A computed fold for a 586-nucleotide part of an RNA from a Bacillota bacterium, annotated as large-subunit ribosomal RNA, domain I. Taxonomically the source falls in Bacillota (Bacteria, Bacillati). Rfam family: Bacterial large subunit ribosomal RNA.
Context: one part of a larger RNA
Parts: sequence; C1' cells; structure tokens
RNA sequence: GGCGCACGGUGGAUGCCUAGGCGCUGAGAGCCGACGAAGGACGUAGCAAGCUGCGAAAAGCCUCGGGGAGCCGCAAGCAGGCAUUGAUCCGGGGAUAUCCGAAUGGGGCAACCCGGCACGGCGAACCCGUGUCACCGCAUGCUGAAUCCAUAGGCAUGCGGAGGGAAACCGGGGGAACUGAAACAUCUAAGUACCCCGAGGAAGAGAAAGAGAACAUCGAUUCCCUCAGUAGCGGCGAGCGAAGGGGGAAGAGCCCAAACCAUCGCGACGUGAUAGGCGGCAGCCGUUUUCGCGGUGGGGUUGUGGGACCCGGUGGCAGGCUCUGCCGAGCCUGGACGCCUAAAGCCAUGCUAGUCGAACGGUCUGGGAAGGCCGGCCAAAGAGGGUAACAGCCCUGUAGGCGAAAGCGUGGUGGCGGCGAUCGGGGAUCCCGAGUACCACGGGGCACGAGGAAUCCCGUGGGAAGCUGGGCGGACCACCGUCCAAGGCUAAAUACUACUCAGCGACCGAUAGUGCAGAGUACCGUGAGGGAAAGGUGAAAAGCACCCCGAGAGGGGAGUGAAAUAGAACCUGAAACCGUGCGCUU
Repeated sequence: GGCGCACGGUGGAUGCCUAGGCGCUGAGAGCCGACGAAGGACGUAGCAAGCUGCGAAAAGCCUCGGGGAGCCGCAAGCAGGCAUUGAUCCGGGGAUAUCCGAAUGGGGCAACCCGGCACGGCGAACCCGUGUCACCGCAUGCUGAAUCCAUAGGCAUGCGGAGGGAAACCGGGGGAACUGAAACAUCUAAGUACCCCGAGGAAGAGAAAGAGAACAUCGAUUCCCUCAGUAGCGGCGAGCGAAGGGGGAAGAGCCCAAACCAUCGCGACGUGAUAGGCGGCAGCCGUUUUCGCGGUGGGGUUGUGGGACCCGGUGGCAGGCUCUGCCGAGCCUGGACGCCUAAAGCCAUGCUAGUCGAACGGUCUGGGAAGGCCGGCCAAAGAGGGUAACAGCCCUGUAGGCGAAAGCGUGGUGGCGGCGAUCGGGGAUCCCGAGUACCACGGGGCACGAGGAAUCCCGUGGGAAGCUGGGCGGACCACCGUCCAAGGCUAAAUACUACUCAGCGACCGAUAGUGCAGAGUACCGUGAGGGAAAGGUGAAAAGCACCCCGAGAGGGGAGUGAAAUAGAACCUGAAACCGUGCGCUU
C1' cells in the first nucleotide's frame, strides 16, 4: 500500500409523514369605483425588526345578536391589565378611515409642494383646523361682442353623467411568424398568437326580401348528436371542408317609419267682405282657410299583400268636446273587464353566527391502549379527524333535528302605473324604409383559392322600380314557386370561473406537486424583466438543574425521557468520500 471484517465520521438517498399543491363535481355569486376602487406608501403595541390586523378614534371604537370562561394575534418573556355587571372570540349593522393612486383646487420626479373661498381657533397679520374648488351635459336665472334688435360667448345656482380596476368567457377594430407542403412563392399554420375598443352575467344571434324543393315542404334564433370526412374546394399538392334534412335541449313573440286625423310653433301666398268655423235654420266671430317645414298625441306594422280612406255591422254605462241655441251626426276620456307591472307592507323559503345530538367497562402486555382476552351497548349516527399504538360507544364530529335582533337573496301576495274594442265589404285615390337595391371595377367574407361563382360586406364611379312594385330559388333567360330589403327590441336552451360554500380523486408527496408546504421573498438586472433554495426532536419541552475539562466552541458525568448514535447541525440515516482497530497479504 491492497483486500477483508468490525466500529465510527461525513453526506442526505430511501422509507414513513403533511401543513401545500393539482384536477374535477354540485350549488352560490358573477362585479368594485368620485359615498374615492383595485393596488400601494407611511404609520399604529409599554418593550415591536418581520408578517397579520387596523388608521392620528390606528392588533382597535359603538351597537345588535350568538356564545359562556377564560383573555390581551403569529409569539415566548418581563411589566401591567381585562373578564359571570358576561370579557376574548364569531356573525349583522354603523363610526373612524393619514397620504398616494381614475386622483378630480393648481403643480409634481406617486405617497410630495403651493393655493383660492367660507366658517372656526380671544384673532388685525402669521400659522393651524373643518368644508369646498377638475371635466362634460341638461335646466333656470343674470350678463352680454363684432352689430341696432339679436346671437355667439361669459357667470351663478340646481340636478345628473363619465373616468379607473377586474381571472376567463363574449362582440367588434387590427393582425403575424415559426411550421406543414419532406425545398418554396399560391396555399398552410390562422383570422390562431398578440395589440386596441366595448359590453354583460352572460355576450352575440333572432321573428324571413328565410331555408329549400321541383312543381313539394318547413316555419325566429341559439346549442348538442347525426348528416359526413360526404358534397365540394385545392400548386386538384399539403391540406381545407359544408348545407338542406333527421334526432334532441329550449321555446315567445313584439315595437316603430309612412299614408290619414288632431293640435302647437315657424314661414309663405291671398282677400277687404269670402275662402273658414261638422250639416240644416238663425245669430255671431273673424286671417281662423290653403300650402311648406318641424314638434307632440292618435292611427298603423303586413305578403292567403297589409294599412290609410270610404261604406256597413257587432257590445253596454257615465262624463266631456266639436263658436252659441234646437235637432242630428261625429269625436275624446273615465270606470267596469282582460293582460302586464315599480316600491313599501305581509306570507313562505334560503344565506350571513350558532345549537341539540345515541351507545363502555374490566383485565393483560406496554413508557403509553385505541391492541389481545372477557363481558356489554348504540345505530336514521360503522363519513372523517384527534387522543402517548389500531376507538361506532373518550374528544370533535357524523345521521337526523332546531335556530336570527340585524342585513341580504328568491318565490308568492300586493299594487302606483301602463296597454287593449272587434268583424265584414269596397278597390277609385294615398302610404308601405333611396344615393338605397342593383351594375362596373378593386377587395374582403362565405367549406368555395376568379372559377360557370350565385348569396353577404366594403371602397371608387354610375344608379332604379315603387304593389300593374320588388328580392330570392348557385352565371344568365323564360315559366313556376317563394319571400317583402334598405328602422328597432327580444327571455330560455349556450360559453366561462378571479371569488364563496360543500364534496370528490386507480392525482403529487418536499429534485414530486404551483415558481412558492409559501415567496413573486432573497438575489440578479439601469430597466422591461428574470427569479431561487429552504419541511420532520419528542406523546409531552419533560429543551439536560448541578459537577468536571475548556477562553470559547465542544465534550465527560449527573438528571429527563420508552428511546439522547431522539440534544435542537435533532425521525429513518443508503452511496460516494475520510478514518480507527483487528486479520491476511505485498
């Protein structure tokens, strides 16, 4: 030196554990914000660095409930307090809530600086406190240019609005590349990622100028299964990829514009006795008529065309109006009736604290009984967790019941208020959404890449008809059929989960599972940004009084403990690596 055996050191694998994650199910909730949010800065405890809580009223204040013996957060200690006159704690409501931040009196390098006005602090000044002062719209009042009236503008007061944040889902405006095509350009990836705007608890779509068939039929929209990897599209490459129909989920239909009538306002023409004032007679008034535009109310909403308009009918009561009186005619309103419906109140139910809740003893082993043995009991409860080991009956719970002063949700009732007559006939007249439809060119989007390319949308240019009208049925034409564009609203079935509650897992178990058993911390970076590592004494600190060596660290005794090679560098404690002793060997 090597090999072997034994015993250690180092190291932190493995096993076991879980405080944390991951995925999902059901239900709830689906917004917060100028009444100042989200998120922060700085403070705040007797001693207080961090976290948590809170805000100069600062680990808290008031009140109403719950609860019932301890309490002054994590978190020990010292000191000092509180509590059956009910504290701490839990829940409802309220008060306070510095400064920054949309940040909004003005400014600014966020958490700072400087003001105006009113009131207050003995108060003239300084200083301080409280309130208020950003922007936009509407209404009212005052004021008021060029420019006489006026208008624009300005000021004041009152009322209202918006702003910013938020995980995904949704609508819209923009919009890649890698990649695939075994290269690559059309194509693909993909209208994806990403950026911007906007909204809601869902959004969007939606009540046929539809889908379509072939001479039929269906009857708003959305979603699922199918149709079907079909028909098609495609450097006919890679690849892309429907629809009608069928089966289901859900189910709901409506309102304007216009014609016409009434009324109000503005403007225009016209007349000096006439157009007008519902008709007749009499009287009376007089620019009321007519035309154009606009506001308001009525009317009206369709494609077997509908409506206006005219005629006729079917319903009843009351009131009123149409210049006056009489007769007639017409119109309007109210109530009744039907439908819908805001709030309070009332009823029911749920949420936000809680509460009741069955049934076990002995003995043995052991440090410890929940284990073994013996004998019982409960069960609408033998889910789970804890307790010194494995507990239905020890604790907490579980099954099953009960419960709210206050706040909130849902359903019902309630009812301010709102809406509504109806039928038939006529077909002369009027209305039925215009720079629209459509066309050309250029694009986009439709499964459809310009293709025979319809349908839909946009840009530029052109540009209808108007019901004897017009769109569509995949170029186009005819016939036939079908539907009424150029205005609007509309639950449910559908998508998602930052958040709350309950629960589940042939999910992980500390190099795993989130990046974090917590941390967006430490640290890195000028910055945008990047971004860790790190769990385990023991049942209980009983965390080693005291003695010895040592400056200490550390160790030896003693003691605790079941165990101390469980002593905090603490469960187990593998290997590499480093030693000590012994044996063999060179």